This is a predicted structure of a 74-nucleotide RNA (transfer RNA) from a bacterium.
The prediction has a mean pLDDT of 80.
It matches the Rfam family "tRNA".
[in-house]
RNA sequence: GCCCUCGUAGCUCAGCUGGAUAGAGCAGCACACUUCUAAUGUGCAGGUCUUAGGUUCGAAUCCUAACGGGGGUA
Numbered sequence: 001g002c003c004c005u006c007g008u009a010g011c012u013c014a015g016c017u018g019g020a021u022a023g024a025g026c027a028g029c030a031c032a033c034u035u036c037u038a039a040u041g042u043g044c045a046g047g048u049c050u051u052a053g054g055u056u057c058g059a060a061u062c063c064u065a066a067c068g069g070g071g072g073u074a
Stems, first nucleotide, its partner, number of pairs: 001073007010026004019057001028044005050066005
């Protein structure tokens, strides 16, 4: 250089046959429980879905390019 693959919350991931308000677990915060802590339960907060452009009535999802991670190849 070329090819493949991945990029979604602080972390690990789901969602990717285009359509309802973008979700889960862990972590965080608050409350309950407890003598206190842990555990447990309830609730809350946390996202420009890597970036830019395109297609579309509508894009996390399709297309193109760029950037970054991983793998293959000479």